[in-house]
Context: one part of a larger RNA
RNA sequence: CUAGGCAUAAAGGGCACGUAGGCGGUGAAUCGGGUUGAAAGUGAAAGUCGCCAAAAACUGGCGGAAUGCAGUCAAAACCAAUUCACUUGAAUGAGACAGACGACAGUGGAAUUUCGUGUGUAGGGGUGAAAUCCGUAGAUCUACGAAGGAAGGCCAAAAGCGAAGGCAGCUCUCUGGGUCCCUACCGAUGCUGGGCUGCGAAAGCAUGGGGAGCGAAUAGGAUUAGAUACCCUGGUAGUCCAUGGCGUAAACGAUGAGUGUUCGCCCUUGGUCUACGCAGAUCAGGGGCCCAGCUAAAGCGUGAAACAUUCCUCCUGGGGUGUACGGUCGCAAGACCAAAACUC
Numbered sequence: 001c002u003a004g005g006c007a008u009a010a011a012g013g014g015c016a017c018g019u020a021g022g023c024g025g026u027g028a029a030u031c032g033g034g035u036u037g038a039a040a041g042u043g044a045a046a047g048u049c050g051c052c053a054a055a056a057a058c059u060g061g062c063g064g065a066a067u068g069c070a071g072u073c074a075a076a077a078c079c080a081a082u083u084c085a086c087u088u089g090a091a092u093g094a095g096a097c098a099g100a101c102g103a104c105a106g107u108g109g110a111a112u113u114u115c116g117u118g119u120g121u122a123g124g125g126g127u128g129a130a131a132u133c134c135g136u137a138g139a140u141c142u143a144c145g146a147a148g149g150a151a152g153g154c155c156a157a158a159a160g161c162g163a164a165g166g167c168a169g170c171u172c173u174c175u176g177g178g179u180c181c182c183u184a185c186c187g188a189u190g191c192u193g194g195g196c197u198g199c200g201a202a203a204g205c206a207u208g209g210g211g212a213g214c215g216a217a218u219a220g221g222a223u224u225a226g227a228u229a230c231c232c233u234g235g236u237a238g239u240c241c242a243u244g245g246c247g248u249a250a251a252c253g254a255u256g257a258g259u260g261u262u263c264g265c266c267c268u269u270g271g272u273c274u275a276c277g278c279a280g281a282u283c284a285g286g287g288g289c290c291c292a293g294c295u296a297a298a299g300c301g302u303g304a305a306a307c308a309u310u311c312c313u314c315c316u317g318g319g320g321u322g323u324a325c326g327g328u329c330g331c332a333a334g335a336c337c338a339a340a341a342c343u344c
Base pairs, nucleotide, nucleotide: 004315005314008297012312014199015198016197021192022191023190025086026085027084028083029082030081033079034078035075036074037073038072041069042068048064049063050062051061052060053059089189092184095180096179097178102174103173105171106170107169113147114146115145116144117143118142123134124133160167161166205244206243207242208241209240213239214238218234219233220232221231256311257310258309259308260307261306264289265288266287267286268285269284270283271282272281273280274279293300294299317344318343319342326337327336328335329334
């Protein structure tokens, strides 16, 4: 460079914003850069192809091609450019609506634990069975009171919201996004997006708080041939908060983003319209079946893995290896970029 691919075989970046770049609605007019056509010029010779010579080669003669280039003339569909319009793509406004979207602050209840007081007496706890453990210095149980931390029962759903990670007691304040609807408005302002920048579960890290329950590490008791485990009794970091830092996950729908086109049925969330008895129509989501089509198959199937199209990441036998070296980032842990020898 070409070709084929990326749900499960190697392969979709964790997710977004957006720069360069690539691609891009409808109708006119102009232009003639790209594009297309015409004739002429040039494209040295040798070479190459064809023909001729008594002629296989050599040699000689004649002719063609030479896909190219600059100029001239012409065309104006397409691409580009300039100008003028349009409204369907995109944006904005009005009127409604739903939501665990986010940030900050406040606040209520159930339960566990601990403490105090009362009552009360010999066990409690735990297990397959036990023991370590707690208890006559009065436990467990029970009643009242107090403290403190964490999590949010029912509602709850294949439900909802968010770009992803994710988000759930209740309330105030601030705030992002979305859907519907008729009308108004603007007039291609769009899509994608290398690099860049931002967000990004859990764990681990730094500093300062907090610490009820749970609980890596760890101690003891069991089990066992052993038991550095599974089971039990304790229990530190952590889990929680604030501010930084890390930047990874089976970050999964293992399915990049956008747009258009395609037989139907059922359930459901939020609107709008018509019915009012049940239903019907139409948008935007969430699910279950299935026609065509696709697929190696199982399966996917208007939320495509169908049919097209634009842009980006990525793949090229297994191991070595997501490793070494080097570089960038990080307090560190490590992350990111990323080989080769060798071997099958």
This is a predicted structure of a 344-nucleotide part of an RNA (small-subunit ribosomal RNA, central domain) from Dioscorea cayenensis subsp. rotundata. Taxonomically the source falls in Dioscorea cayenensis (Eukaryota, Streptophytina, Magnoliopsida, Dioscoreales). The coordinates come from a structure-prediction model, not an experiment, and the mean pLDDT is 86. The full RNA is in RNAcentral, with records from SILVA. It matches the Rfam family "Bacterial small subunit ribosomal RNA".